[in-house]
Context: one part of a larger RNA
């Protein structure tokens, strides 16, 4: 490097948008670059292979012959692959009609709880916890009530449910806007798929500047438990947690399953949509597309198991692994205000 691999043994980039590069529908036509056939040249001798000869044999060694293969040159095929030109609609997007959705961004608006304020009843304990103490409380707590202020997250509807490229998306209302399905008829005419470098986005945490600060709570003090307890458990609590503007690029960023296309039994749900029966309207029935789910046939796997949303048939493309520590470490480099991160060995050891 090859072969074989990548759900769970080592191995799919967190994810998506694209340059270059690889690969690409269906008809005819041109050419002859790839491919095929035929002749000639030419790849030195040895060696290696075939059939004789010479050392008594043999190893040796001599004579003759070659295949196969590269290269270049001439002459021809023309089905694939390119190339020329023309066309075609089925793949791909447009345009129109609808239709679902917590998709996204910024507004306004709400109610339940919580915790403090504060005004009233009332008068001894409340609160924790396996059990307790620390806390709190006659300077009136707890517990009821009226009324104020704040910050956070939105119960029930809720689902095997839905959106979104992934992270993620959930009170309610309004603007403004991204996709995605379906549908019938137009119009383009291969415009496609993949995707090395690049770019975008990217949960919490964590980092800076300016704001917030009710709850919860890394550190942090105290009370317990215990041999000890720097820990579970309790009272307290400071950054963070929330909001603006940057920055960081990591997750068991998981479907541990990289994107696209074709195919290949069935039945039973579910969401969206159109079409039919039917109907006063809904429910239900049948069925075509797009999506989700839970079994199972063939087939595949090491087995567990996947199974038309394949891990089963098969093309294209791209990433990546190659025994286990050493070690995702040192060293350099680029990137970052740092934390760090992304690239990434050796010696050694067994």
């Nucleotide at each position: 490097u090859u072969c074989g691999a990548c759900g769970u043994a080592a191995a799919g980039c967190g994810u998506c948008u694209g340059u270059a590069g690889g690969u690409g529908a269906c008809u005819u036509u041109u050419u002859a670059a790839g491919c095929c056939u035929g002749c000639c040249g030419u790849c030195a001798a040895a060696u290696c292979c075939c059939a004789g000869g010479g050392c008594u044999c043999a190893a040796c060694u001599c004579u003759g012959g070659a295949c196969a293969g590269g290269c270049g040159g001439c002459a021809g095929a023309a089905a694939c692959u390119a190339c020329c030109a023309a066309g075609c609609u089925g793949g791909a997007g447009u345009a129109c009609g609808g239709u679902u959705g917590g998709g996204g961004c910024a507004g306004a608006g709400g109610g339940a709880a919580u915790u403090u304020c504060u005004a009233g009843u009332a008068g001894a304990g409340c609160g924790a916890u396996g059990a307790a103490a620390u806390g709190u409380g006659u300077a009136g707590a707890g517990a009821u009530c009226g009324g104020a202020a704040a910050g956070a997250a939105c119960a029930a509807c809720a689902a095997u449910g839905g959106c979104g490229a992934a992270a993620g998306c959930a009170c309610u209302c309004u603007g403004c806007u991204g996709g995605g399905c379906c549908g019938a008829c137009a119009a383009u005419g291969a415009c496609a798929c993949u995707g090395a470098g690049a770019g975008a986005u990217g949960a919490a945490a964590g980092c800076u500047a300016g704001g917030g600060g009710a709850g919860u709570g890394a550190a942090u003090u105290g009370g317990a438990u215990u041999a000890g307890a720097u820990a579970c458990c309790c009272c307290a609590g400071u950054a963070g947690u929330c909001c603006u503007a940057g920055c960081c690029g990591u997750a068991a960023a998981c479907g541990a399953u990289g994107g696209a296309u074709a195919c290949u039994a069935g039945g039973c749900g579910u969401u969206g949509u159109g079409u039919g029966u039917a109907u006063c309207g809904a429910c239900c029935c049948a069925u075509c597309c797009a999506g989700u789910g839970a079994u199972a046939u063939a087939g595949c796997u090491a087995a567990c198991g996947c199974g038309u949303u394949a891990a089963g048939u098969a093309u294209c493309c791209u990433g990546c692994c190659u025994a286990g520590g050493g070690a995702g470490u040192a060293c350099a480099u680029u990137c970052g205000c740092a934390c760090g991160a992304a690239u990434g060995a050796a010696a050694u050891u067994c």
A computed fold for a 350-nucleotide part of an RNA from Xanthium orientale, annotated as small-subunit ribosomal RNA, central domain. The coordinates come from a structure-prediction model, not an experiment, and the mean pLDDT is 86. Taxonomically the source falls in Xanthium (Eukaryota, Mesangiospermae, Gunneridae, Heliantheae).